[in-house]
């Protein structure tokens, strides 16, 4: 690298150094953050939880601990395909529109396992 399997509406970020425009996965659209410094890189700090792991337990999806990864703007920011529900148009069953309700998918990110 590939592969399985789970989860992705909860939760928590500050400083310094380099550097300097741009960033939110792609596209298209919206909104937001951004020279009062994006995003990267490093260092030091803080922190959150329960995928592994350790505890208590007969035992568990429960307790308890931050040892191992991991993560700390907004749902992975929304939307987009599908159906549904509102509205308009048009005349035969399409068409525009809404970002209202549900459901799917592509990419992808973190555990844990396998080759």
């Nucleotide at each position: 690298u590939u592969u399985g399997u789970a989860u992705c509406c909860a939760g928590a970020u500050g400083a310094c150094a380099c550097u300097g425009a741009g960033g939110g996965a792609u596209c298209u659209g919206g909104c937001c953050c951004u020279u009062u410094g994006a995003a990267g890189u490093g260092u030091c700090g803080a922190g959150c939880a329960u995928c592994c792991u350790g505890u208590u337990u007969c035992a568990g999806c429960a307790u308890c601990a931050a040892g191992g990864u991991g993560c700390u703007a907004a749902u992975g920011c929304c939307a987009g395909c599908c159906c549904u529900c509102c509205g308009g148009a048009a005349a035969g069953u399409u068409u525009c529109g809404g970002a209202a309700g549900g459901g799917a998918g592509u990419c992808g990110a973190u555990a844990c396992g396998a080759c």

Predicted 3D model of a 115-nucleotide RNA (SAM riboswitch aptamer (S box leader)) from SAR324 cluster bacterium SAR324-CTD7B.
Of the family's consensus pairs, 94% are formed in the model.
Rfam family: SAM riboswitch aptamer (S box leader). From the family's description: The SAM riboswitch is found upstream of a number of genes which code for proteins involved in methionine or cysteine biosynthesis in Gram-positive bacteria.
The coordinates come from a structure-prediction model, not an experiment, and the mean pLDDT is 78.
Taxonomically the source falls in SAR324 cluster (Bacteria, delta/epsilon subdivisions, Deltaproteobacteria).